This is a predicted structure of a 519-nucleotide part of an RNA (small-subunit ribosomal RNA, 5' domain) from an uncultured prokaryote. Model confidence (mean pLDDT): 88 of 100. RNAcentral holds the full RNA, with entries from ENA.
Context: one part of a larger RNA
RNA sequence: GAACGAACGCUGGCGGCGUGCUUAACACAUGCAAGUCGUGCGGGAAAGUUCCCUUCGGGGGGCGAGUAUAGCGGCGAACGGGUGAGUAACACGUAGGUAACCUACCCUGGAGUCUGGGAUAACCUGUCGAAAGGCGGACUAAUACCAGAUAAGACCACGGGGGCCUCGGCCCCUGAGGUAAAAGAUGGCCUCUGCUUGCAUGCUAUCGCUCCGAGAUGGGCCUGCGCGCCAUUAGCUUGUUGGUGAGGUAACGGCUCACCAAGGCUGAGAUGGCUAGCUGGUCUGAGAGGAUGACCAGCCACACUGGGACUGAGACACGGCCCAGACUCCUACGGGAGGCAGCAGUGGGGAAUAUUGCACAAUGGGCGCAAGCCUGAUGCAGCCAUGCCGCGUGAGUGAAGAAGGCCUCAGGGUUGUAAAGCUCUUUCGGCGGGGACGAUAAUGACGGUACCCGCAGAAGAAGCCCCGGCUAACUCCGUGCCAGCAGCCGCGGUAAUACGGAGGGGGCUAGCGUUGUUC
Numbered sequence: 001g002a003a004c005g006a007a008c009g010c011u012g013g014c015g016g017c018g019u020g021c022u023u024a025a026c027a028c029a030u031g032c033a034a035g036u037c038g039u040g041c042g043g044g045a046a047a048g049u050u051c052c053c054u055u056c057g058g059g060g061g062g063c064g065a066g067u068a069u070a071g072c073g074g075c076g077a078a079c080g081g082g083u084g085a086g087u088a089a090c091a092c093g094u095a096g097g098u099a100a101c102c103u104a105c106c107c108u109g110g111a112g113u114c115u116g117g118g119a120u121a122a123c124c125u126g127u128c129g130a131a132a133g134g135c136g137g138a139c140u141a142a143u144a145c146c147a148g149a150u151a152a153g154a155c156c157a158c159g160g161g162g163g164c165c166u167c168g169g170c171c172c173c174u175g176a177g178g179u180a181a182a183a184g185a186u187g188g189c190c191u192c193u194g195c196u197u198g199c200a201u202g203c204u205a206u207c208g209c210u211c212c213g214a215g216a217u218g219g220g221c222c223u224g225c226g227c228g229c230c231a232u233u234a235g236c237u238u239g240u241u242g243g244u245g246a247g248g249u250a251a252c253g254g255c256u257c258a259c260c261a262a263g264g265c266u267g268a269g270a271u272g273g274c275u276a277g278c279u280g281g282u283c284u285g286a287g288a289g290g291a292u293g294a295c296c297a298g299c300c301a302c303a304c305u306g307g308g309a310c311u312g313a314g315a316c317a318c319g320g321c322c323c324a325g326a327c328u329c330c331u332a333c334g335g336g337a338g339g340c341a342g343c344a345g346u347g348g349g350g351a352a353u354a355u356u357g358c359a360c361a362a363u364g365g366g367c368g369c370a371a372g373c374c375u376g377a378u379g380c381a382g383c384c385a386u387g388c389c390g391c392g393u394g395a396g397u398g399a400a401g402a403a404g405g406c407c408u409c410a411g412g413g414u415u416g417u418a419a420a421g422c423u424c425u426u427u428c429g430g431c432g433g434g435g436a437c438g439a440u441a442a443u444g445a446c447g448g449u450a451c452c453c454g455c456a457g458a459a460g461a462a463g464c465c466c467c468g469g470c471u472a473a474c475u476c477c478g479u480g481c482c483a484g485c486a487g488c489c490g491c492g493g494u495a496a497u498a499c500g501g502a503g504g505g506g507g508c509u510a511g512c513g514u515u516g517u518u519c
Stems, first nucleotide, its partner, number of pairs: 001519004006515005013391006020383001021349001026347003030344003035075003040072002043069001048063006082302003092226007101219002106215001108213006114148004124137005154179003158175007184207006193200003228274003235265003240262008277299004281292004304325005327338004355381001357380003363377001364375004394424004404415004428460001430455005438446001463508005468489003474503005484491002
């Protein structure tokens, strides 16, 4: 000098765009943050209103309405959002491999969607419990579940031929065996089939369902190289290293197991310890390099702590389950409930870091044929000079120069065109009026915002640090090694340009200084 997610002191007019718990991965009240589909299924209200009956207590019917919707079922909940604890590792970066693999929804091509069956929630009923929640009986549906049929192609084992090959194997053609599928819904129509009216189990369209191929997307696994400090850490290792066989996985593999062999790593740093998420980048620097990894983006890891699996295309799953632990809460003491490192917010810690805001209008996501619903993602607003950028706090004129202040050799000098006065202007702010783009038809949180027009009036808007040298800027008074200053050198003990005040001056400016940290 530059920089900062900064803090502190003094000061503070406006706007735009960013940023904002770096500390306790400390504990959390409250609300919200993941639902959706009635065009999968069986049930099916209420308020209100109206009519009838009435013993005036009430009972019944219609509309509300096949609406709301708990339940079964499907898809989503593995995304999006947060955090950086752990991790020195194929975690990350980069370049490759997979002839060792998977991929729901989506696109595309092909082949199908046939015949049956038994349950079970809800509802009703009984019962246990303080509650959370359970247990039993009887009934019922499906795109829930199960069995059978069919099999182009797929899979399994076997045979023949061809191509490729990293010699392990892979791909293609072909033969004869074996194995495995499916679900309907809605709209329209009467040409075919059924009953012959019109409606269906018929036809058709759309959305689905099953199997196979291919694609796209996303992932799993493997490898070369790169990526901290300590040798005042020198030896480490028994599933350890390799083999055979088996199990397991989507898949290779000691991944796991049995047996066999005795190996494997290490001074080119094994093992151990300490520290740390990695990267694109960011800061600095002429560069080389050094430091760093906030915001934004990619990857990884984690979700009270530890462990485990279930479901599923995908999890070993932040707002799922089970077990153990610590903590908090409820309890009828038998037993239960919970997890903000989501958005706000609270306590605590700290030098220090914001609103319990508005909206789904836009973008994107989930579900749905759709209408639409949900979305603290997101879009916006609020707070903070926390940063960057822009603007203003007036402009012109005005004396050989008012007053006051300060200095003085008492003549004067300086503050100083500065003020006043005169002539103007009105940015920003204020008041009044109009008023968007963002939204190709509807739909605007932002917002009566931006912007435009008009009105008034210089009106409402300047501070902070410094002046001994480094280093731009000097005098007086006070003080008297005191009080104090100080980044270094150093000032102060009676004329201090270095302390304190004043006048004057220098620097920067809605900021200015100080502290911390990096180069």